RNA sequence: AAUUGAAAAGGGCAAACUUAUCGAAAGAUAAGGACGCAAAACUACGAGUCUAAGGUUUUUAUGCUAAGAUAGUCGGGUUGCCAAA
Repeated sequence: AAUUGAAAAGGGCAAACUUAUCGAAAGAUAAGGACGCAAAACUACGAGUCUAAGGUUUUUAUGCUAAGAUAGUCGGGUUGCCAAA
């Protein structure tokens, strides 16, 4: 340096759910809480998924649409702890 994560050490993060706040919603943040995670750290670049306020159509409704979300859906990019052979 690349590969790998069986065992070990020190640790880290925190799903569902509950409460509060923000938001049109999806969802986010904080506290509690742990299902899990070696990138469950960062990044909406590609794909997917969710929402549809606003816009749009007039076929008026389970319609379409992302400038909204999701990195704990997958891929790409950037960074990174410990250990093993």